[in-house]
A computed fold for a 74-nucleotide RNA from a Tannerellaceae bacterium, annotated as transfer RNA. Its Rfam family is "tRNA".
């Protein structure tokens, strides 16, 4: 240089052949229980879904263009 895959919540990560409120585990807080922490158990907070442009009544999902990362080739 060519080719593939990927960027979603502090972290790991699902998601959906475009659809009405964007999730989980962990972590954060607050509250129970404890003498005290720890575990448990409740509740809550917490997202421009990598950026910009297009398609569409609707884009985290699809098209183009960029930026990062990871693998495979030369």
């Nucleotide at each position: 240089g060519g080719c593939g895959a990927g960027a979603u919540a502090g972290c790991u990560c699902a998601g959906c052949a475009g659809g009405u409120u964007a999730g989980a585990g962990c972590g954060c807080a607050u509250g129970a229980u404890u003498c005290a922490u720890a575990a448990u158990c409740a509740u809550g907070a917490g997202g421009u879904c990598c950026c910009g442009a297009g398609u569409u009544c609707a884009a985290u999902c699809c098209u183009c263009g960029g930026u990062c990362u990871c693998g495979c080739u030369a």